[in-house]
Context: one part of a larger RNA
RNA sequence: UUGGGUGUAAAGGGUUUGUAGAUGGUUUUUUUUAUAAUUAGUAAAUUCUAGAGAUAGCCCUUUAGAACUACUAAUUGCAUAUUAUAAAACUUGAGUUAUUUAAGAAAAUAAUGGAAUUUCUAAUGGAGAAGUAUAAUUUUAGGAUAUUAGAAGGAAUAUCUAAAGUGAAAACAAUUAUUUAUUAAUAACUGACAUUAAUAAACGUAGGUAAAGGUAGCAAAUAAGAUUAGAAACCUUAGUAGUCUUUACAGUCAAUGAUAAUUAUUUAGUAUCAAUUUUUUGGUAUUUUAGCAAACGCGUUAAAUAAUUCACCUGGGGAGUAAUAUCGCAAGGGAGAAACUC
Numbered sequence: 001u002u003g004g005g006u007g008u009a010a011a012g013g014g015u016u017u018g019u020a021g022a023u024g025g026u027u028u029u030u031u032u033u034a035u036a037a038u039u040a041g042u043a044a045a046u047u048c049u050a051g052a053g054a055u056a057g058c059c060c061u062u063u064a065g066a067a068c069u070a071c072u073a074a075u076u077g078c079a080u081a082u083u084a085u086a087a088a089a090c091u092u093g094a095g096u097u098a099u100u101u102a103a104g105a106a107a108a109u110a111a112u113g114g115a116a117u118u119u120c121u122a123a124u125g126g127a128g129a130a131g132u133a134u135a136a137u138u139u140u141a142g143g144a145u146a147u148u149a150g151a152a153g154g155a156a157u158a159u160c161u162a163a164a165g166u167g168a169a170a171a172c173a174a175u176u177a178u179u180u181a182u183u184a185a186u187a188a189c190u191g192a193c194a195u196u197a198a199u200a201a202a203c204g205u206a207g208g209u210a211a212a213g214g215u216a217g218c219a220a221a222u223a224a225g226a227u228u229a230g231a232a233a234c235c236u237u238a239g240u241a242g243u244c245u246u247u248a249c250a251g252u253c254a255a256u257g258a259u260a261a262u263u264a265u266u267u268a269g270u271a272u273c274a275a276u277u278u279u280u281u282g283g284u285a286u287u288u289u290a291g292c293a294a295a296c297g298c299g300u301u302a303a304a305u306a307a308u309u310c311a312c313c314u315g316g317g318g319a320g321u322a323a324u325a326u327c328g329c330a331a332g333g334g335a336g337a338a339a340c341u342c
Base pairs, nucleotide, nucleotide: 004313005312006311007296008295012310014203015202016201017200021196022195023194025090026089027088028087029086031084034082035081036076037075038074039073040072041071042070043069046067047066048065049064050063051062052061053060093193094190095189096188097187098186099185100184102183103182106180107179108178109177110176111175112174113157118152119151120150121149122148123147124146128139129138165172166171208249209248210247211246212245213244217243218242222238223237224236225235260309261308262307263306264305265304268287269286270285271284272283273282274281275280291298292297315342316341317340324335326333327332
């Protein structure tokens, strides 16, 4: 390289948009470009066969042929068909607009609410409180804990809540308003405008970085008390970054459905969401036929049967390391070996 693969054995990129490229609906005509067959030529290694050299004999060296595949040229065929080129048309794929009611924790911005924690002020009250397996550090007569009233401030939004819903993924839950996006149905219009997608661009939990704010609770680091042979831990008391907001950076994960995207075909049930109105359409789950699978299991939401395109894999370790260039303020990220060893 070919072949074979990628749910769990090595292997699907975190997600989307989209350029090149690859692939591509129906009908008619045009051009005759290619697809077919035969013959000839060219072509490295590899494998096989035969001979020669060398050898005790193989390995080995070498020559010829064959296999395999690709390209070139010529001839034949060109009936129909496919493909390509050019032109015209179509509506089923795809999209646009309008209307219709309707769905949702989809997004952004602004405003508002109540419960709770903490702190402060005032009052009542008068000895413990807190904490644990047990304790202690801690807190309290300068009046704590508790109860009542008031105030401040930050963060999160109980119940409803569900195998439910939405979003490209990451993810998204108090209420209200405004704006944006998505989905479903009907009608008209455009007329293949499509699928996939290297490079590229955008988004991307948590943690982290920079600047400016904010800081109630929680809490890496840190300190103390315990435990213990020791205890740089588990438990306890404190507690700073951080967690929150704004503007930038960063670009990773068990970023998981461990299952790429799109299209078509193929059993029977059950539950549920939305539309529709009684049967369908689109999701979300759960049993299951055929089929598939090493098994587990998957099974119209496929891991079934087919097609197109991209990405990735090729024994374990060394190693996601080194070197190199590149991105980043840094931390680090994306590309990414070999010797050696089993």

Predicted 3D model of a 342-nucleotide part of an RNA (small-subunit ribosomal RNA, central domain) from a lake water metagenome. Its mean pLDDT, the model's own confidence on a scale to 100, is 81. The RNAcentral record of the full RNA draws on SILVA.